[in-house]
Molecule: transfer RNA
Organism: uncultured Candidatus Altimarinota bacterium
RNA sequence: GGGGGUGUAGCUUAACGGUAGAGCAAGCGGACUUGACACUCGUUGGUUGCCAGUUCAAAUCUGGUCGCCUCCA
Numbered sequence: 001g002g003g004g005g006u007g008u009a010g011c012u013u014a015a016c017g018g019u020a021g022a023g024c025a026a027g028c029g030g031a032c033u034u035g036a037c038a039c040u041c042g043u044u045g046g047u048u049g050c051c052a053g054u055u056c057a058a059a060u061c062u063g064g065u066c067g068c069c070u071c072c073a
Stems, first nucleotide, its partner, number of pairs: 001072007010024004018056001026044005049065005
């Protein structure tokens, strides 16, 4: 330098072009306890790497770009 793959919450990851979910962790609240921890229930948290394009509608399709992995040179 060229080809391929990949990027979603703090971490691990789902999601036919049609409301972005789950598990763990963290914070907050309830229940439990004399009180606290633990356990348990609920809840909070995402401009889907970035910039554009297509579309009524994009995490998803297209182009560019950046990071990482891999192959070739």